[in-house]
Molecule: transfer RNA
Organism: marine eukaryotic metagenome
RNA sequence: UCGUAGUUCAGUGGAUAGAAUGUUGGUUUCCUAAACCGAAGGUCGCAGGUUCGAAUCCUGCCGAG
Numbered sequence: 001u002c003g004u005a006g007u008u009c010a011g012u013g014g015a016u017a018g019a020a021u022g023u024u025g026g027u028u029u030c031c032u033a034a035a036c037c038g039a040a041g042g043u044c045g046c047a048g049g050u051u052c053g054a055a056u057c058c059u060g061c062c063g064a065g
Base pairs, nucleotide, nucleotide: 001064002063003062006021007020008019009018014052023039024038025037026036027035045061046060047059048058049057
């Protein structure tokens, strides 16, 4: 300094936590790929605290550099 979806990341106090990619269903095609439309997938590292409200601020711990 960092820890958020299988992977790579965004989100730095208020919307049902998102994107790309991957997986998967469908359309299209002689078939595959590509393209297009959908779906699933998250105890936001763990535990406390502050606050009307915490992924976001504070403390401790765990892990990585």